RNA sequence: AAACCUUUAUGGAGAGUUUGAUCCUGGCUCAGGAUGAACGCUAGCGGUGUGCUUAAAGCAUGCAAGUCGAACGUGAUCCUUGGAUUCGUUCAAGGUGAAAGUGGCGAACGGGUGAGUAACGCGUUGGUGAUCUGCCCCGGAGUGGGGAAUAACUAUCGGAAACGAUAGCUAAUACCCCAGAUGUCUUCGUGUUUGGAAAGCGAUGACUAAAGUUCAGGCGCUCCGGGAGGAGCCUGCGUCCCAUCAGCUAGUUGGUAGGGUAAUGGCCUACCAAGGCACAGACGGGUAGGGGGCGUGAGAGCGUGGCCCCCCACACUGGUACUGACACACGGACCAGAUGCCUACGGGUAGCAGCAGCUAGGAAUAUUGGGCAAUGGGCGAAAGCCUGACCCAGCAACACCGCGUGAAGGACGACGGCCUUCGGGUUGUAAACUUCUUUUCGAGGGAAUGAGAAAGGACAGUACCCUCGGAAUAAGGCCCGGCUAACUACGUGCCAGCAGCCGCGGUAAUACGUAGGGGCCAAGCGUUAUCCGGAUUUACUGGGCGUAAAGCGCAUGUAGGCGGUUGACUAAGUCGGAUGUGAAAGCUCCUGGCUUAACUGGGAGAGGCCAUUCGAAACUAGUCGGCUGGAGGGUGGUAGAGGAGAGCGGAAUUCCAGGUGUAGCGGUGAAAUGCGUAGAUAUCUGGAGGAACACCAGUGGCGAAAGCGGCUCUCUGGACCAUUCCUGACGCUGAGAUGCGAAAGCCAGGGGAGAGAACGGGAUUAGAAACCCCGGUAUUCCUGGCCGUAAACGAUGUCAACUAGGCGUAGGAGGUUAUAAACCCCUUCUGUGCUGUAGCAAACGCGUUAAGUUGACCGCCUGGGGACUACGGCCGCAAGGCUAAAACUCAAAGGAAUUGACGGGUCCCCGCACAAGCAGCGGAGCGUGUGGUUUAAUUCGAGGUUACACGAAGAACCUUACCAGGGUUUGACAUGCUAGUGGUAGUGAAGCGAAAGCGGAACGACCCUUCGGGGAGCUAGCACAGGUGCUGCAUGGCUGUCGUCAGCUCGUGUCGUGAGAUGUCAGGUUAAGUCCUGUAACGAGCGCAACCCUCGUCGUUAGUUACAAGUGUCUAACGAGACUGCCCGUGAUAAGCGGGAGGAAGGUGAGGAUGACGUCAAGUCAGCAUGGCCUUUAUGUCCUGGGCUACACACACGCUACAAUGGCCAGUACAAUGGGUAGCCAAGUCGCGAGACGGAGCCAAUCCCGCAAAGCUGGUCUCAGUUCGGAUUGCAGGCUGCAACCCGCCUGCAUGAAGUCGGAGUUGCUAGUAACCGCGCGUCAGCCAUAGUGCGGUGAAUACGUUCCCGGGGAUUGUACACACCGCCCGUCACGUCAUGGAAGUUGGCAACGCCUGAAGUCGGUGAGCUAACCCGCAAGGGAGGCAGCCGCCCAAGGCGGGGUCGGUAACUGGGACGAAGUCGUAACAAGGUAGCCGUACCGGAAGGUGCGGCUGGAUCACCUCCUUU
Repeated sequence: AAACCUUUAUGGAGAGUUUGAUCCUGGCUCAGGAUGAACGCUAGCGGUGUGCUUAAAGCAUGCAAGUCGAACGUGAUCCUUGGAUUCGUUCAAGGUGAAAGUGGCGAACGGGUGAGUAACGCGUUGGUGAUCUGCCCCGGAGUGGGGAAUAACUAUCGGAAACGAUAGCUAAUACCCCAGAUGUCUUCGUGUUUGGAAAGCGAUGACUAAAGUUCAGGCGCUCCGGGAGGAGCCUGCGUCCCAUCAGCUAGUUGGUAGGGUAAUGGCCUACCAAGGCACAGACGGGUAGGGGGCGUGAGAGCGUGGCCCCCCACACUGGUACUGACACACGGACCAGAUGCCUACGGGUAGCAGCAGCUAGGAAUAUUGGGCAAUGGGCGAAAGCCUGACCCAGCAACACCGCGUGAAGGACGACGGCCUUCGGGUUGUAAACUUCUUUUCGAGGGAAUGAGAAAGGACAGUACCCUCGGAAUAAGGCCCGGCUAACUACGUGCCAGCAGCCGCGGUAAUACGUAGGGGCCAAGCGUUAUCCGGAUUUACUGGGCGUAAAGCGCAUGUAGGCGGUUGACUAAGUCGGAUGUGAAAGCUCCUGGCUUAACUGGGAGAGGCCAUUCGAAACUAGUCGGCUGGAGGGUGGUAGAGGAGAGCGGAAUUCCAGGUGUAGCGGUGAAAUGCGUAGAUAUCUGGAGGAACACCAGUGGCGAAAGCGGCUCUCUGGACCAUUCCUGACGCUGAGAUGCGAAAGCCAGGGGAGAGAACGGGAUUAGAAACCCCGGUAUUCCUGGCCGUAAACGAUGUCAACUAGGCGUAGGAGGUUAUAAACCCCUUCUGUGCUGUAGCAAACGCGUUAAGUUGACCGCCUGGGGACUACGGCCGCAAGGCUAAAACUCAAAGGAAUUGACGGGUCCCCGCACAAGCAGCGGAGCGUGUGGUUUAAUUCGAGGUUACACGAAGAACCUUACCAGGGUUUGACAUGCUAGUGGUAGUGAAGCGAAAGCGGAACGACCCUUCGGGGAGCUAGCACAGGUGCUGCAUGGCUGUCGUCAGCUCGUGUCGUGAGAUGUCAGGUUAAGUCCUGUAACGAGCGCAACCCUCGUCGUUAGUUACAAGUGUCUAACGAGACUGCCCGUGAUAAGCGGGAGGAAGGUGAGGAUGACGUCAAGUCAGCAUGGCCUUUAUGUCCUGGGCUACACACACGCUACAAUGGCCAGUACAAUGGGUAGCCAAGUCGCGAGACGGAGCCAAUCCCGCAAAGCUGGUCUCAGUUCGGAUUGCAGGCUGCAACCCGCCUGCAUGAAGUCGGAGUUGCUAGUAACCGCGCGUCAGCCAUAGUGCGGUGAAUACGUUCCCGGGGAUUGUACACACCGCCCGUCACGUCAUGGAAGUUGGCAACGCCUGAAGUCGGUGAGCUAACCCGCAAGGGAGGCAGCCGCCCAAGGCGGGGUCGGUAACUGGGACGAAGUCGUAACAAGGUAGCCGUACCGGAAGGUGCGGCUGGAUCACCUCCUUU
């Protein structure tokens, strides 16, 4: 100087995951920080720290506490001098002084550990008037006289040792005695004090001190007083979890006396009293050393107590004392126990939780190092000695901090790698290369501070400095789906694997593995474990409880909490000031020292629910005194299913008796069981008995709730209104506690009509342990006693205050009107409902009866399951109730609302959907397709509707994809490159062959040319071709279907937190989301309609063809016409609808084309295209033959029939659409015919196919398996075609099957339609076409209507569905895994208890044995005192015993959780097909069923009431 003060600033981030989506609730998970850590991979250096968290397990070895000769007696050794000597040596004196001993001080410090301890142990504040204190400091006073021993030592003896025994000698600052004092102590008085002192003063009595040594300076010693530091004790407050520990306590609590201690005290003893502690948590159990601090956090908190500092406790385990100023003593003693070692078996010995070190345990934690140089400690006068305290070094990335592994330049960018759309991109200025530097590294040299007067340094030849060398010695780990920064390729194919949560992987994986690339950190990086945070997810700061978890079933009331108004006082809380303390370290700030930092020095600050003191008096509290508004009372009225008891009444059911009466009754969806001819049911009369009380009756009343309903009487509780008379805060809430408490159930005794669990029977059903029916016991009823639970619900605790209205209803009072009464109306209090403002709420909703705004008190919640469970306790006769966990497991479980979808929910509407009709199918034969079967192959696809005469508008070969066999391999086909080829390409005889192919005689070219050659071709080779091989779940395109249904959306606005809604709804109307009107919507788009084509009428134009002209039947181009335009009615005056006129046609005139957003992973890789995969002498390609045509069967679509509305024969009439040159084919001739010959005409309004048939006229047949029907088969022919065997069509003759109208069921069609009739065309050589697609001819019936079936559209409702009902989902059983409860037993730990025994030791007693100091005595001896021994109290350990408590284990057993595809059913979600659920009881394989009472968290319909609007 700064820190200080003031002011200002700083401080608190979220994300993923429940759903189709949304909001909320709620849990799980992640990102951050930290560590005495460990593990994996990796590793250059330095500084500073840190390092057995587990076995307070056991320890080899060394060291960790000694020192003093200036307290004392010995005195080894050595030296000097002298003597002796047998020359070995020995003796004397002096010096030196080892070693042990006596004595003193220290050893109680320092160092270690955290086992025990929940305690005055620790922290903090006080007290000690209840205390001690060696060494040190200050002050005062002393230090006189005397005595007796003893170790060492010597001798002898015992013992293996450890260690002793006896006898003898000796000293002291060791021990003892006497004297003696300012003294100390006791008692008394006085005196002072905040309280009882101490001191002071006076008096009495008692008691005692000392040690010497020295260098003569000192150092010591004794007594007294004081100080400093230290210690003991007491004390307020604070100090973990469990109440599934609720009662504990006999020295217990207090007193008196005594003992004991330095000192208070039941600390101990005796006696007396009966207390003491506890829900503000005693006692018990579990866990734990406490604090300063440390980690985290915005903070409040939460977690923690390693290193460092303070305190405590412990020292192998337990007990005990001794010594001492201090110990009940880590490296002292004694005893007991466990363990180890030695032993001569007699006995001894040991204690690393000191420093190193070893073993063990463990995921895991270091050197048997150096030094006392520094700091500190012990002893000493000192020198000094000792010091594993300490200072250093070693090991370990264990942590923090710092440095480096090079720097600059260097390509439109090398090589290599990887990717690629093949262009390129990226790795990447990265490298190479050039220049530079030298921290680090190596070599060499120098060299400290640390040592305050001299010398003295373990660290250390270290830090540091200088010189030289050379880019030299130095980079990894994890990650890259989201959270979360970072992406591609290949491999793999629900495998291998990953994963913190959500979740990835089943052939295109940014999620696994590898690679390239990238991201983040960096000598580290990740993982694991633990703590805090995020988590407002225990909420004090800072949460909730109607439906998400959460209000006790209701009340009374104890403790406690809280409490109206006013005055005074007090000062406990509260607020302010001052003082003390809150150790140091740490933290924050300032400022120094190491190059910086970490680290560290100095200064300041912060930090307490702390203590003392002074002050304030508003609030709370306390005391005293008032008030009336809260509360209570009085008086006068009122309503009521309030409660208890007793009595009475009528209706109905059943039963009994009797009468009448006869065959049924009863019951159901339909039945049956049942009752009835022994007379039922029905009906009448009489009687018996029990239970319940119709109408009134009402979101009416009463009650705390449960609950209460015929009438009367008795007893009784509460409420309301009016009055404002009395008391004067007497109040509110209410843990425990107590009482009441539906139904079911239990006990005892009654009663028993009806109903009715269980049970029996009948039905239903696959079954029916149910729903339905017939019976029926307990029960339901009464009395007394238990039980104590319900969806005990308003799912909403009680009390009080405040905060818009409106409309009902119940009880009361007042007013108005008026003469009065009643009504109406108005005001007000109390209850009970509806609607609704503000506000609240996740929303739904609540809203003066709050779920609003507040206050007081209580109860309760903290993810789902396990679990309204287990164990324990309490209650109960039992059933069971109350209280109430954990292991384990999941990532959700949930609330409200939204959009859909669905419903054996509702409403409206439409459709040949039903109904009304017509014709069929389903039966027969045949054709065709499919399944199945078969096969070498019967190629493939299509599969409810929406596959099945479908792809296929035409399989004998071909087609053809299949099978068998035979060939072929750059290929049957395309492109490129290279090389070759000149009798080349091409044609191609003979021969082989089933053909393909092989073969190759012979013939034999083309274009350009600079004449060399080139092109084309061919051959060979390389790239590649090829694939009807796979994947339609990788795709494009196309298509089907819902559906020609009327829907599907958007912009803006508005509403909603949001998903979403509105628009698109409502009233009408339409074929239509068509139109109109209304309307927080206004508009728009895709759909509808219209525009397009065909047909119907007319006109105009043109006319090849038609017909004899000219016309215009006709052909084909243009135009007109129809628009609800007109009239009437109706409707809302609208849209429209009904009828009518006119018209060829009338309300879309008829038909076609046209198919919204989307759905079905619908169909198609085999039409085509195409990603990926597979194949390449084959899965390609060529060929021959076969197959796709099989045949016990089943289904689908058709044809022909079964006949007389017909068959056959004869005659006769009338079409339209189309097609035709590799074609249609005339006339004519031949043939019974199919057809043949023939050749005219026609590229077509010209010619041909080409005679339409049904019909009409006439004849015949006469009801039959026929003159119906034509299958099948035989024979004979024709045609196409290389070729009709498998496998074509047609003709003639012959044959003549089934079939006599079709079960259940099912299809099409609403008018020129159905039905019947024929004709054409495409494909095509021909045709299995009866198919498909067109054309015309003849030409109906029926529609009351929308209840039902099917499909669709709209609205609404419920939902536990959203893969969307083909959904979801419950329980038993079976299997596997896991944790857990019970359990005969078995086994262990812990803490006590009773009895027995009882070591060491203190204390007490005794002490005849032993006994130096003092006393008596000449002595002997005696005395005092002491010791051994013995006895007693206490007591560690041990033994025995019965219990307690906590574990381990266990035959067997109970449930629970979890586990892709097990079994049985179908309970729940929709009215879930019997509404569901709650309590209880019984029953049942199971979900479950039924009875009783309750709830709505039930759909639907009707009614009642209320509300809203007019």

Predicted 3D model of a 1510-nucleotide RNA (small-subunit ribosomal RNA) from Promineifilum sp.